[in-house]
C1' cells in the first nucleotide's frame, strides 16, 4: 500500500430502526454472620470512539476520520 472484522458503563458482552440503551462481574450501601466470604436485596455508574449525512425517529444504516485485531502483497 490493498482487504476483513471490531469499537456501547471500571471489565466482559447484549440491545429487529421506534417506551427512560441493559445484563453479569467488579464498586458502593444495607440485610444475614461472633468477624469476613458466600448468599439476599438496593443505589451509583453512559457525550453508544470522533465527524458529517439518510430518517418523523440513529447504538443501529452511508460518507469521511481515529484507534485496536487479522489476513495479503
Nucleotide at each position: 500500500c490493498c482487504c476483513c472484522g471490531c469499537c456501547u458503563a471500571g471489565c466482559u458482552c447484549a440491545a429487529u430502526g421506534g417506551u427512560u440503551a441493559g445484563a453479569g462481574c467488579g464498586u458502593u450501601c444495607g440485610g444475614c454472620u461472633g468477624u469476613a466470604g458466600a448468599c439476599c436485596g438496593a443505589a451509583a455508574g453512559g457525550u453508544u470512539c470522533c465527524u458529517g449525512g439518510u430518517u418523523c425517529a440513529a447504538g443501529u444504516c452511508c460518507g469521511g476520520g481515529g484507534g485496536c485485531g487479522g489476513g495479503g502483497a
This is a predicted structure of a 73-nucleotide RNA (transfer RNA) from a Candidatus Woesearchaeota archaeon. Its Rfam family is "tRNA". The source organism's lineage runs through Archaea, Nanobdellati and Candidatus Woesearchaeota. RNAcentral holds the sequence, with entries from ENA.